[in-house]
């Protein structure tokens, strides 16, 4: 420091996430040691036991308890037990008294406050010990607790009597003084003010205890040092959906109260304070130093340390005291918990252990006062859960080890791979050598300790003050420290798709899981489990959880508002911010010096101790503040002058659909009457409804109503927007200009206010022609609650008065300065002017620089600067719900959570795609032939059937398609019945020796039986067959795992690079444009020049010609020879044959055109404009077809999904479709007669000729391995017949007899021949083909093939038409352009009801509940006030009252939660219904 994530890609906006650091953390899995630090964040929930505050006998009376003394008594082992006495001594339970307990510890409930931070004041106070200075220290009294008696009670504990003590208590007198208190008055000085300060005079009143000394004490006074009180400026979270708060409430007199000021209290007066610079109110919160985190600014945080503060079971009270409303003191209420003899009592761990409960969670009921500190105390010493220490616990931060060197047979083994082999894992291990930190054992073994104190010595002033000696260690036999041993004792964890460093096997197959986001996972998963490997970090390593940072994603540093979220609808204005030129004075703000202050610690640096670090000590800096003071004076303020140039005014000119109100006008429509006239009219895409013989419409005349104002009219004009249009008139307003002149920043912008605001819509009166929601009809449709048509209400209109909203939009706030040009136009100056380079104020366009994410704006900025205001911070959920608030309502303004998702959006770009547009092509349509769909048959295919009807293709791109040929085979299906390796190849090992014939079976197969190969150097070898092992076999699955190979768009004309050029960029350009062309063919223009795969050519067949060469072809000319035929010599002339060449290029010519190029009944020529046909198919595109032609990954079967036989199936048939023959007939059918091809086929073969047979064909017999022999037309032509019928048409179907193929024609062949002789009479919506040698139409031949279901298919030749105006429509296609919310790309995306499951949420009759305030009643304790009876001699007390109050009770609203039957919308959720709103002109924009 940045990454991932919207998209097919792109830049932008924008929001999620991730990688850092950090924690009082807690889980998960591991786990050697040590140092140093933390350790209930939750229930300020309850607490069983222990301990946590005492101490002084040198204050007292005193002796319960224990130790000595001492005395008497008893026992007896005559020195020992035991008992009772003296307080005699050391000492001391409990008591009075004194200091302390108000500190030290612990929690953070409250609290939003002078709480607390910081600065400051106190001339408004107080402070016990404790320093220091003065000054003084006389005499008396009464009680009282312990103690002893009694006495209540369960018990706590209390009463009564008698008696006693002070360093407790009180009281009097007396003597002092004072700088102590109060008053009053005088003088003087000071001070910002209230007011101090010192004097000087006067008057009143106030003080003292003990001891023998000594110390320690005690009073007064001052002053200090610490500890506080209190007051003040600044500063301290959130919500305005909390806007108004207050009655002691602000202030003043005057009294009370306090330590002290003060409404702090109380009486009288006044009527005030605070608040948009947030009062009040609600919620949450203890503050700060610091922490954590960040480059800082800034967020976040308040655990351990320290400082302030609040609280001690909950709420209120006050004593005491120097301090308290007191954690381990009272007292009063309440809740709990607990003991009881029910009468009544105890208690309070938010201190240290610990226990339950809560909870994801957080420690031992340790040890010592050895150090530090604290409280008494002279003093020893006592207390000390503060504190020092240990114990727990990887909960953190640092240190350390778990060896280190050599070692390649790279062993073994794991794991993987392209597998004879390699690669990891790996110097790793074994193995040799060193080391021993650490564990283990033995040994040694500190420092923290130095005082108090004792002793001994010096100093002088006999108490102090140094010196020496002694005494005192819980941690700890710890830390070090030496010594043995002997690599011995010692790694895990997370993670490998991207981000993110690290990759392969195998299991699993949208399962099972994984995820921080983006996504993984549906048979080849680097994403899920395991290995294996690898990378990070390591005694820890990974999750979760919260904070900062990335994130400039609240932006002061540092952001935005045309279109992304954003400019209020528009003016006007208080308040606020901002503010022209010059001086002068201040010095508030700034700036600079100085001086106090910012507590330690923390952070930083520098140096020291612990072996280093952690961690700790020391100095230094720092602490960005806050305060005063002293100065600067540019800028801003202030304040006082001056100025014109900002801004107003007046005088004069000008312009407008500026507004109000009134008055006027003519078209048009409508309604009336009158008249003319007759069947219609009207109205649509096309009807109807509707109107019209009762005379509509139409067309003349007249008369009324209303409402809008054609032309001019216009990217013209006016106005703050909203908006303003006939034509006058009166009022009012406003701009613009000129030129003088006035005033003297009077300016700008505005939260809140305020006032104008289309259209709809409300209310009240009116008005009502046209036109028009709702509503009715009538079409349309599948339906049409709609578009369209016919009629209409409300409203549209006028006046008042409401609503305040809009794509109120330049999506573009005001105001002001500055920053090239070009071109229109409206109004004014200037000019004599229809010149004009002026000129000021508008309104348009284009453009530089410039900014933008881009489109795009560009002096009318969205440039560049300045002030001011309003607004925004993902999508939805929502402009909703609640509350308030304006509003008659309708609804407006203000305005949100909860849950959702990883996205939502801007512009641009390429494609797709449009019931957009241009432009052009195709047999795409139209012209026109012939078909198909209608029968009957073939033939597929789809259903059904079946043991089995094997699989596949199945919209164009299946369906006479694989299959160019299923009786058996084929075959892949089915049923029986066997086999376990047929066959091919090779090892290796055994055994063997050709081969015929038979049985039994359906065959496969079993079985039997006769028979023994070749060479040889006799060792054996070769070769064949049987058998064993091993490799097999598979038409079984995946065609969505592939190769190959193939259909289709489409023979359409597209598809792209390469360097330059623009764009940020994807991208564009080149390719567009303008013409041509079958074509991205070509020209010309051109920021582009070029090239490539396509186009076309080059290659075949064919049409013409020449040339070479003729055998088997061919015969003109010459000979020969038949009955005849090229049959034979010859022959190359012709045809043909097959090599080779030649020819067509828009080359000549006319018109056109700049040019390609086109037009032409042009010429030539065989052939003219790519002459005809073929072969050839660019990037792709459809996960298109194909695993069953092959081949091939990966699964899967292996006595069976493999393999052999026999039979049967693929040929099945109520029906559906596709392809197709044949036909319905005279352009025809039967006869009979004649005549012409072309490819092509052919020895398991074609076969002439002869013979038989009616005839399929049979028996002979030649020729041919084929330009030689052979198969080989027919339609046509001639001539006859039939005469429009189911027919001489038509042939299905069926019978009967045959033939040929084959092992076999039943299932299931073909063909003859006879006899039958069905439907069908030209076919419905529809819908195919083909543009010339083509359609039609007629044969022929081949592949396959033992035959053949061939009407198929692939060839090949013979007759031989028609018609195309022409691109409006369909369908396919190109190429511009435009629109898009589509990119698996319109078979696209995508709205709303309803139905289903799921959370979460609004509103509801209500019902439970918390918190605050009001208002009455009642009211413990307890200050404080009052008070004759009781006590006391008095002082006082007690009792009794009043005020005030915690608590409690009760009333009514208010506000917060929590449930609610039942309702509301709304969000999510893989496949639910209806529909089809938007998106393209989205099919009514």
């Nucleotide at each position: 420091a940045g990454a991932g994530u919207u998209u097919g890609a792109u830049c932008c906006u924008g929001g999620c996430u991730c990688a850092g650091g950090a924690u009082g953390a807690a889980c998960g899995c591991u786990a050697g040691c040590g140092g140093c630090a933390g350790g209930c964040c939750u229930a300020a929930c309850a607490c069983a036991u222990g301990c946590a505050a005492g101490u002084c006998g040198a204050g007292g009376g005193g002796u319960a308890a224990c130790a000595u003394a001492g005395a008497g008594g008893a026992g007896c082992u005559u020195g020992c037990u035991u008992c009772u006495c003296u307080g005699a001594u050391g000492a001391c339970g409990a008591c009075c008294g004194g200091c302390g307990c108000a500190c030290g510890g612990g929690u953070g409930c409250g609290u939003a406050a002078c709480g607390c931070g910081u600065a400051u004041g106190c001339a408004a106070c107080c402070u016990a010990c404790c320093u220091c200075u003065u000054a003084c220290u006389g005499g008396g009294g009464a009680a009282u607790a312990g103690c002893c008696c009694g006495g209540a009670g369960a018990a706590a504990u209390c009463c009564g009597g008698a008696u006693u003590a002070a360093u407790g208590c009180c009281c009097c007198c007396c003597a002092u003084g004072g700088u102590a208190u109060u008053u009053a008055u005088u003088a003087a000085c000071c001070g910002c003010a209230u007011g101090g300060u010192u004097u000087u005079a006067u008057a009143a009143a106030u003080u003292a205890a003990a001891g023998a000394u000594u110390a320690c004490g005690g009073u007064a006074a001052g002053a200090g040092a610490u500890g506080g009180g209190c007051a003040u400026g600044c500063g301290u979270c959130c919500u305005a959906u909390u806007a108004g708060c207050u009655a002691g409430a602000u202030g003043g007199u005057a009294a009370g109260g306090u330590a002290a000021c003060g409404g702090c209290u109380u009486a009288c007066c006044a009527u005030g304070g605070c608040a948009a610079c947030g009062a009040u109110a609600g919620g949450u919160a203890g503050g700060g130093g610091g922490c954590c985190u960040g480059a800082g600014a800034g967020g976040g945080u308040g655990a351990u340390c320290c400082c302030c503060c609040a609280c001690a079971c909950u709420g209120g009270u006050a004593c005491u005291g120097a301090g308290a409303c007191a954690c381990g003191g009272a007292c009063c209420a309440g809740a709990c918990u607990c003991c009881u003899a029910c009468g009544g009592g105890a208690g309070g761990c938010a201190g240290c252990a610990g226990u339950g409960a809560g909870g994801a969670a957080u420690a031992u009921u340790g040890g010592g006062c050895a150090a530090u500190g604290g409280a008494g105390g002279c003093a020893a010493c006592u207390c000390u859960g503060a504190c020092c220490c240990a114990g727990c616990c990887a909960u953190g931060c640092c240190g350390c080890g778990u060896g280190c060197a050599g070692g390649a047979a790279g062993a073994a083994g794991g794991u993987u791979c392209u597998a004879u082999g390699g690669a990891u894992c790996g110097u790793a291990a074994a193995c040799u050598g060193c080391u021993u930190u650490u564990a283990u054992u033995u040994g040694g073994g500190a420092a923290u300790a130095a005082a108090c104190c004792u002793u001994u010595c010096u100093a002088c002033g006999u108490g102090u003050a140094g010196a020496g000696a002694g005494c005192u260690g819980a941690a700890g036999g710890u830390a070090c420290c030496a010594a043995a041993c002997g690599a011995a004792u010692a790694a895990g964890c997370a993670c490998c798709g991207g981000c993110u460093a690290a990759c392969u096997c195998c299991g699993u197959g949208c399962c099972a899981g994984c995820a921080g986001c983006c996504g993984c996972g549906g048979u080849a998963a680097u994403a899920c489990g395991g290995a294996g490997g690898g990378u990070g970090c390591a005694a820890g390593c990974g999750u979760u959880a919260u904070c900062c940072g990335g994130a400039a994603u609240c932006a002061u540093u540092g952001g935005g508002u045309u279109u992304a979220a954003a400019g209020g609808g528009u003016c006007c204005g208080c308040a606020g911010g901002c503010g022209g030129a010059c001086g002068u004075a201040u010095a508030a703000g700034u700036c600079a010096g100085u001086g106090g202050u910012g507590a330690a610690a923390u952070c930083u640096c520098u140096c020291g101790g612990c072996u280093c670090a952690a961690c700790c000590g020391a100095g230094a800096a720092a602490c960005u503040g806050c305060c005063a003071u002293u100065g600067a004076u540019a800028c801003u303020g202030u304040a006082c002058g001056u100025c014109u140039u900002g801004a107003a005014u007046u005088c004069g000119g000008u312009c407008g659909a500026a507004g109000u109100g009134g008055g006027c006008g003519g078209a048009a429509u409508g309604u009336g009457u009158c008249a003319u006239g007759u069947a219609g009219c009207g109205g649509u895409g096309a009807a109807a409804u509707g109107c019209a013989u009762a005379g509509a419409u139409a067309u003349g005349a007249c008369a009324c109503a209303g409402a809008a104002c054609a032309c001019c009219g216009a990217u013209a004009g006016c106005g703050a927007a909203g908006g303003c249009a006939g034509c006058u008139c009166a009022c009012u307003a406003g701009g613009c200009c000129u030129g003088a002149a006035u005033u003297g920043a009077c300016g700008c912008u505005c939260a809140g206010g305020g006032a104008c605001g289309a259209a709809a819509g409300c209310g009240u009166g009116g008005g009502g022609a046209g036109c028009g929601a709702a509503c009715a009809g009538g079409a349309u449709u599948a339906g049409a609650u709609a578009c369209c048509c016919u009629g209409g209400u409300a409203g549209u209109c006028c006046a008042c008065g409401c609503c305040g909203u809009a794509a109120a939009c330049u999506a573009u706030g005001a105001u002001u300065a500055c920053u090239c040009g070009a071109u229109g136009u409206u109004g004014g100056c200037g000019a004599u002017a229809c010149a004009c380079a002026g000129u000021c104020a508008g309104u348009g366009u284009c453009u530089a620089a410039g900014g933008g994410a881009a489109a795009c704006c560009g002096a009318u900025a969205a440039g560049u600067g300045a002030u001011c205001c309003a607004c925004c911070g993902g999508g939805g959920g929502a402009g909703u719900a609640c509350g308030a608030u304006c509003g008659c309502a309708a609804g407006g303004a203000u305005g949100a959570g909860a849950c959702u998702c990883a996205a939502a959006u801007g512009a641009a770009u390429u494609g797709a795609c449009g019931g957009g547009g241009g432009c052009c092509c195709g047999c795409a349509c139209a012209a026109g032939c012939g078909g198909a769909g209608g029968a009957c048959c073939a033939u597929g295919u789809g259903g059904u059937u079946u043991a089995a009807u094997u699989c596949u293709a199945u919209g164009a791109u299946a369906c006479g398609c694989g299959a160019g040929g299923a009786a058996c085979c084929u075959u892949a299906c089915c049923u029986a019945g066997a086999c376990u390796u047929a066959a091919a190849u090779g090892u290796a090992g055994a055994u063997u020796g050709u081969a015929g014939a038979g049985u039994a079976g359906a065959a496969a197969u079993a079985u039997u039986c006769u028979u023994u190969u070749c060479c040889u150097u006799c060792g054996g070898g070769a070769c064949u067959a049987u058998u064993u092992a091993c490799a097999a076999g598979g038409u079984g699955c995946u065609g969505c795992a592939u190769g190959g190979u193939u259909g289709u768009c489409g023979u359409c004309a597209g598809c792209u690079c390469g360097u330059g050029c623009c764009g940020u960029g994807a991208g564009g350009u080149g390719u567009c444009g303008g013409g041509u062309u079958a074509a991205g063919u070509c020209c010309c223009a051109u920021a582009a020049c070029g090239a490539g795969c396509g186009c076309a050519a080059c290659c075949c067949c064919u049409a013409u010609u020449c040339u070479u060469a003729g055998u088997u072809g061919c015969c003109a000319g010459c000979g020969g020879a038949u009955a005849a035929u090229g049959c034979c010599g010859g022959g190359g002339a012709c045809u043909c044959u097959a090599g080779g060449a030649a020819a067509a290029c828009u080359g000549c010519c006319a018109g056109c055109g700049u040019a390609a190029g086109c037009u032409g009944u042009g010429a030539g020529g065989a052939a003219g404009g790519u002459g005809g046909g073929g072969a050839u198919g660019a990037c792709g595109u459809c996960a298109a077809a194909u695993c069953a032609g092959c081949a091939c990954g990966g699964c899967c079967c292996u006595u069976a999904c493999g393999u052999c036989u026999a039979g049967g199936g693929c040929u099945a048939c109520a029906c559906a479709c596709g392809u197709g023959c044949u036909a319905c007939a005279a352009u025809g059918g039967c006869c009979g007669g004649u005549a012409c091809a072309g490819a092509g086929g052919g020895c398991a073969g074609c076969u002439a000729c002869c013979a038989c047979g009616u005839g399929a064909g049979u028996g002979g017999a030649u020729g041919c391995g084929a330009a030689u022999c052979u198969c080989c037309a027919a339609a046509g032509c001639c001539g006859g017949u039939c005469u429009c019928a189911g027919u001489u048409c038509g042939g299905a179907u069926c019978g009967a007899a045959g033939u040929c193929u084959g092992c076999a024609a039943c299932u299931c062949g073909a063909c003859u021949u006879c006899g039958u002789g069905a439907a069908g009479u030209u076919g419905g919506a529809u819908u195919c083909g083909c543009u010339a040698g083509u359609a039609a139409u007629c044969g022929u031949a081949u592949a396959u093939c033992a035959g053949c279901a061939a009407u198929g298919a692939u060839a090949c030749g013979g007759u031989g038409a028609a018609u195309a105006c022409g691109u409006u429509c369909c369908c396919g296609g190109g190429c511009c352009u435009u629109g898009u919310a589509c990119a698996c790309a319109c078979c696209g995306c995508c709205c709303g009801u309803c139905g289903a499951a799921c959370a979460a949420u609004g509103g509801a009759a209500g019902u439970c509940g918390g918190g605050u305030g009001u208002a009455c009643c009642u009211a413990a304790a307890g200050u404080c006030g009052g008070u004759a009876a009781c006590c006391g001699u008095a002082a006082g007390g007690a009792g009794c009252u009043g005020c005030c109050u915690a608590g409690g009770g009760u009333a009514a609203a208010a506000u917060c939660g929590a449930u609610g039957a039942c309702u509301g919308g709304g969000g999510c959720u893989a496949a639910g219904u209806c529909g089809u709103a938007a998106c393209a002109a989205g099919g009514u924009a």